[in-house]
Predicted 3D model of a 75-nucleotide RNA (c-di-GMP-I riboswitch aptamer) from an Actinomycetes bacterium. The prediction has a mean pLDDT of 86.
RNA sequence: AAGUGAGAAAGGCAAACCCGCCGCGAGGCGGGGACGCAAAGCCGAGGGGCUCAAUGAGCUGGCCGGGUUGCCACU
Numbered sequence: 001a002a003g004u005g006a007g008a009a010a011g012g013c014a015a016a017c018c019c020g021c022c023g024c025g026a027g028g029c030g031g032g033g034a035c036g037c038a039a040a041g042c043c044g045a046g047g048g049g050c051u052c053a054a055u056g057a058g059c060u061g062g063c064c065g066g067g068u069u070g071c072c073a074c075u
Stems, first nucleotide, its partner, number of pairs: 002075004012037002017032006035062001041068003046064002048060005
C1' cells in the first nucleotide's frame, strides 16, 4: 500500500417495544432497551419504498447503488 472479514480481543452503534417531546402523517429527537451491524461512521434522495393539507410538498441511509474517512485481525 492492496485485498479479505473465517476465528478472536478492545472499543463502537442500536431494531422491535416502552416513556417524554415535535410533526396532519410517513417519521424525527431524547431516555430506557438489544434484534442485529465491519462502516448500522459522515455526506448525499439517483433508484426503490412510504406519507399528506396531493399534481405538488415531504419522509426513509437499519432497502440498494454512489462519494469520503476510519478501528482490529488475517493474507

Overview:
Lineage of the source: Bacteria > Bacillati > Actinomycetota > Actinomycetes.